[in-house]
RNA sequence: AGCUGUUAAAGGCAAAACUACCGAAAGGUGGCGGCGCAAAGCUAAAGGGGCUAAAGUGGUAGGUGUACACCAUGCCAGCCAGCUGUCAGU
Numbered sequence: 001a002g003c004u005g006u007u008a009a010a011g012g013c014a015a016a017a018c019u020a021c022c023g024a025a026a027g028g029u030g031g032c033g034g035c036g037c038a039a040a041g042c043u044a045a046a047g048g049g050g051c052u053a054a055a056g057u058g059g060u061a062g063g064u065g066u067a068c069a070c071c072a073u074g075c076c077a078g079c080c081a082g083c084u085g086u087c088a089g090u
Base pairs, nucleotide, nucleotide: 002090003089004088005087012037013036018031019030020029021028022027035078041083042082043081047080048079049076050075051074056070057069058068060067061066
């Protein structure tokens, strides 16, 4: 350097729920919590995939406003992927 992740060890991260704040939402941050994770580390400006739809565009019904459709410029790395890397074994 490569391969493997059954056990042990040093440790690490932290899903849902609840809670405070931010946000139109998706979602994010802190607390609590611990489902799980050998990359649950980083990257959303390599790429695929997924979520949301405020603004915008369209637009039927309708009536003073809204349903509905499209749309990312908003998000997700704990979906795949790319990059880097700990421990143990070999």

Predicted 3D model of a 90-nucleotide RNA (c-di-GMP-I riboswitch aptamer) from Dethiobacter sp. Taxonomically the source falls in Dethiobacter (Bacteria, Bacillati, Bacillota, Dethiobacteria). It matches the Rfam family "c-di-GMP-I riboswitch aptamer". About the family: GEMM was predicted in a large-scale screen for bacterial structured RNA regulatory elements.